[in-house]
Context: one part of a larger RNA
Molecule: small-subunit ribosomal RNA, 3' major domain
Organism: uncultured prokaryote
RNA sequence: UGACGGGGGCCCGCACAAGCGGUGGAGCAUGUGGUUUAAUUCGAGGCAACGCGAAGAACCUUACCCAGGCUUGACAUCCUAGGCUACCCCUAGAGAUAGGGGGUUCUCUUCGGAGACCAGGUGACAGGUGUUGCAUGGCUGUCGUCAGCUCGUGUCGUGAGAUGUUGGGUUAAGUCCCGCAACGAGCGCAACCCUUGCCAUUAGUUGCCAUCAUUUAGUUGGGCACUCUAGUGGGACCGCUCGCCGAUAAGGCAGAGGAAGGAGGGGAUGACGUCAAGUCAGCAUGGCCCUUACGUCCAGGGCUACACACGUCCUACAAUGGCCGGUACAAAGCGCCGCAAGACCGCAAGGUGGAGCUAAUCGCACAAAACCGGUCCCAGUUCGGAUUGGGGUCUGCAACUCGACCCCAUGAAGUUGGAAUCGCUAGUAAUCGUGGAUCAGCAUGCCACGGUGAAUACGUUCCCGGGCCUUGUACA
Numbered sequence: 001u002g003a004c005g006g007g008g009g010c011c012c013g014c015a016c017a018a019g020c021g022g023u024g025g026a027g028c029a030u031g032u033g034g035u036u037u038a039a040u041u042c043g044a045g046g047c048a049a050c051g052c053g054a055a056g057a058a059c060c061u062u063a064c065c066c067a068g069g070c071u072u073g074a075c076a077u078c079c080u081a082g083g084c085u086a087c088c089c090c091u092a093g094a095g096a097u098a099g100g101g102g103g104u105u106c107u108c109u110u111c112g113g114a115g116a117c118c119a120g121g122u123g124a125c126a127g128g129u130g131u132u133g134c135a136u137g138g139c140u141g142u143c144g145u146c147a148g149c150u151c152g153u154g155u156c157g158u159g160a161g162a163u164g165u166u167g168g169g170u171u172a173a174g175u176c177c178c179g180c181a182a183c184g185a186g187c188g189c190a191a192c193c194c195u196u197g198c199c200a201u202u203a204g205u206u207g208c209c210a211u212c213a214u215u216u217a218g219u220u221g222g223g224c225a226c227u228c229u230a231g232u233g234g235g236a237c238c239g240c241u242c243g244c245c246g247a248u249a250a251g252g253c254a255g256a257g258g259a260a261g262g263a264g265g266g267g268a269u270g271a272c273g274u275c276a277a278g279u280c281a282g283c284a285u286g287g288c289c290c291u292u293a294c295g296u297c298c299a300g301g302g303c304u305a306c307a308c309a310c311g312u313c314c315u316a317c318a319a320u321g322g323c324c325g326g327u328a329c330a331a332a333g334c335g336c337c338g339c340a341a342g343a344c345c346g347c348a349a350g351g352u353g354g355a356g357c358u359a360a361u362c363g364c365a366c367a368a369a370a371c372c373g374g375u376c377c378c379a380g381u382u383c384g385g386a387u388u389g390g391g392g393u394c395u396g397c398a399a400c401u402c403g404a405c406c407c408c409a410u411g412a413a414g415u416u417g418g419a420a421u422c423g424c425u426a427g428u429a430a431u432c433g434u435g436g437a438u439c440a441g442c443a444u445g446c447c448a449c450g451g452u453g454a455a456u457a458c459g460u461u462c463c464c465g466g467g468c469c470u471u472g473u474a475c476a
Base pairs, nucleotide, nucleotide: 001476002475003473004472005471007470008469009468010467011466012465013464015460016459019424020423021422022421023420026315027314029312030311031310032309033308034306035305042053043052064301065300068297069296070295073125077124078123079121080120082118083117087102088101089100090099091098092097106115107114108113127290128289130288131287132286136284137283138279139278140277141275143273148187149186150185151184152183153182154163155162156161167178168177169176193267194266195265196264198234199233200232201231202230203229204228207224208223209222212221213220237261240255241254243253244252245251317417321376322375323374324373325372326371333364334363335362338357339356343352344351345350383414388409389408390407391406392405393404394403430452431451432450433449434448435447436446
């Protein structure tokens, strides 16, 4: 000087408390461990691994296993002697591949040839998801959006170092004020950026409809006031108050005005560093290793196994509910290898057909909870939907291993979950539906969007994490 203390002081955070809803019990989905297996490819491991890499394993992917092949190789450059292509058909085979047949000149040209392409040979070489993240780059997680981390000059100290950065107030903040052997500065904080909340203005189609006509319908004439869209501005700054507190300061409290008030809400943004944290399997890359194989092609299988254990979800156990009928109100997205309306067929998944739309125009697309009416009457039920049988639909070369969905039948466990444990402070929790990426098909996951919409916070003694000052130390 740090680090640590079941030392002290001050302070903060859904840290506790006050509340609301969960997890832990059940069934299922998914990840992991374990076990099994020819293989169940690999990585990730307290917080900070475990719906994680994977924004989507039937083949492919795919790295694993078994079987069948190749050896200058599936891919790149160079050398050499040739030629055609491409493409199509037949035979054998699980295919890779092997054999046969048809077919026949793309570009430039100084007509020698050159280029592209195909196949043969030779070796230089290719190739490796093999190993080392404790050799590395890059990127990322984490403490933590915590308020800290440092430097120059000066001064003090023999020196390590100190001072500044401590102190008194204050703040979300090393934020600001005052004081001070310090005076300044940098990286962080804040602001500048995006979005949302109010207003003005510009613009008025594909958007809108107050007035005037018209109609099944903003459909049409008309209009651009309103809504909306998207550009430009304004607006909030402790600015105002003989207000109160404070040191006359910084600031705090209250009030007015205001759409908004004390950082208005949300996002992006992550200092010096820590964990030899994670990643050699995204990529790049040193060393080591393999080279008729640890490379490469292909068919099938596996990654989907199942006594069990754990994590994260979904659905429930019902009446604030289930079912039936009627009837409202969103936002944000996506669409030409696409979205697909009306119509017709089917109980349905879906099919036929194809108007329109490169989309403020057309479509996906009926939002659902809510509301109104009816029914059920507390039961393992008209709760719950697992499991299983049968029949189908769709995607795809192909749904057996191993897809999703529909219909009929079947109707399991489950009556609120022990010890323990998690999230959340407001348009939040809870609850309800909608869209998107990936994607042929396949989410209860992920990312986003809106609808309905709470309770509670006395307080900081305690648990956890963190910041500042101080103290002890046989630790570095």